[in-house]
Context: one part of a larger RNA
RNA sequence: UGACGGGGGCCCGCACAAGCGGUGGAGCAUGUGGUUUAAUUCGAGGAUACGCGAGGAACCUUACCAGGGUUUGACAUGUGCAUGAAGGCUCCAGAGAUGGGGCUGCCUCAACGAGGCAUGCACACAGGUGCUGCAUGGCUGUCGUCAGCUCGUGUCGUGAGAUGUUGGGUUAAGUCCCGCAACGAGCGCAACCCCUACCGUUUGUUGCCAUCAGGUCAAGCUGGGCACUCAAGCGGAACUGCCGGUGACAAACCGGAGGAAGGUGGGGAUGACGUCAAGUCCUCAUGGCCCUUAUGUCCUGGGCUACACACGUGCUACAAUGGCCGGUACAAAGCGCUUAGCAAAACGGUGACGUUAGAGCGAAUCGCAAAAAGCCGGUCCCAGUGCGGAUUGGAGUCUGAAACUCGACUCCAUGAAGGUGGAAUCGCUAGUAAUCGCGCAUCAGCAUGGCGCGGUGAAUACGUUCCCGGGCCUUGUGCA
Numbered sequence: 001u002g003a004c005g006g007g008g009g010c011c012c013g014c015a016c017a018a019g020c021g022g023u024g025g026a027g028c029a030u031g032u033g034g035u036u037u038a039a040u041u042c043g044a045g046g047a048u049a050c051g052c053g054a055g056g057a058a059c060c061u062u063a064c065c066a067g068g069g070u071u072u073g074a075c076a077u078g079u080g081c082a083u084g085a086a087g088g089c090u091c092c093a094g095a096g097a098u099g100g101g102g103c104u105g106c107c108u109c110a111a112c113g114a115g116g117c118a119u120g121c122a123c124a125c126a127g128g129u130g131c132u133g134c135a136u137g138g139c140u141g142u143c144g145u146c147a148g149c150u151c152g153u154g155u156c157g158u159g160a161g162a163u164g165u166u167g168g169g170u171u172a173a174g175u176c177c178c179g180c181a182a183c184g185a186g187c188g189c190a191a192c193c194c195c196u197a198c199c200g201u202u203u204g205u206u207g208c209c210a211u212c213a214g215g216u217c218a219a220g221c222u223g224g225g226c227a228c229u230c231a232a233g234c235g236g237a238a239c240u241g242c243c244g245g246u247g248a249c250a251a252a253c254c255g256g257a258g259g260a261a262g263g264u265g266g267g268g269a270u271g272a273c274g275u276c277a278a279g280u281c282c283u284c285a286u287g288g289c290c291c292u293u294a295u296g297u298c299c300u301g302g303g304c305u306a307c308a309c310a311c312g313u314g315c316u317a318c319a320a321u322g323g324c325c326g327g328u329a330c331a332a333a334g335c336g337c338u339u340a341g342c343a344a345a346a347c348g349g350u351g352a353c354g355u356u357a358g359a360g361c362g363a364a365u366c367g368c369a370a371a372a373a374g375c376c377g378g379u380c381c382c383a384g385u386g387c388g389g390a391u392u393g394g395a396g397u398c399u400g401a402a403a404c405u406c407g408a409c410u411c412c413a414u415g416a417a418g419g420u421g422g423a424a425u426c427g428c429u430a431g432u433a434a435u436c437g438c439g440c441a442u443c444a445g446c447a448u449g450g451c452g453c454g455g456u457g458a459a460u461a462c463g464u465u466c467c468c469g470g471g472c473c474u475u476g477u478g479c480a
Stems, first nucleotide, its partner, number of pairs: 001480002003477003007474007015464002019428005026316008034307002042053002064302007073125001077124008087104007107115003127291002130289003136285002138280003141276001143274001148187006154163003167178003193268004198236007207226003212223003239262001242256005318421001322380007334368003341361002346355003387418001392413007434456007
């Protein structure tokens, strides 16, 4: 100077408390451990691994295993020699990779030469998801969006260092004010950026429809209009600015007015010096080491999907604030093809879905598209049930060469556990929790996961004694 203390003081945070809903019990989905296996590829491991890398393992992916091939190689650059344009079509053997055959083609320049591409041989070399994240770059997690971390000059101290940064107030904040041997400055905080809440203005098509006219079973459907909504550019608006009180006459705090909004309005982006030899050599890059007829590379099939079990994260439930049937209403944000997209209406099918057809749309125009919970009416009458839907049998649909291992969905039948979950433990302070559906990425197909969107919409916070984490000051130890 730090670190630490079941030392002290001050102060924060869904940290506790006050509440609401879960997890832990059941079934299933998914990740992990373990076990098994020819292989079940590899990494991630308290918080900070475990619906994580993976924003989608049938083949491919694929790194693993078995078998079949190959050795200048699947890929790059160059050299020498030989042959042939390149390429296209097709037959045979084979699981395919591959091997063999036939047909066609006979390049450019005037050129025996040169260029270009291919094949074969030889050689330099390629190649490695092989090892080391404790050799590294880059990127990332975490403490933590916590309020801290430092420097110059001066001063003090023999010195390590201190001061500044401590103190009195205050703040979300080392935020600001006052004081002070300090005076200043930098990285952080805040602001500048984006979305959202209000208003004005400009522009009105594909958007809108108040007034006028036409028109329909109905409909902005048509003329017309740009008021309104909306769209998207520009601007305004909030600054403790105003009033009262408290305060050191300060900073600031409390209350009020006006206002769409009030004291950082709400949300996002933004992550200081550093910590964990944290994570990643399997994104990529890269030192060193290792393999070079194999640890490279091609193919077929299998595996990553195994299953006594254990854990994490989720979904669905256990029902009447409900299930089922009929009717009916209101979103936002997205996405969509010129070789493969979104696909209406109509028709067929109980349905998944199909098409003889495919209208429309590169989309404020057309489509996906039905929002669901809600509301209205009916039914069930507390039961393992008309709750619950696992599992299993049968029949199908779709994608795709191909659904056996191992896809999703539909219909009929089947109808398991489950009656609110021990110890323990998690999230959340407002348009939040809870609940309800919709979309997107990946993607041929496959979503209970991820990322977004809106609908309905609570309860509670006395307080800081305690648990956890953190900040500042101080003290003890003598740990570094």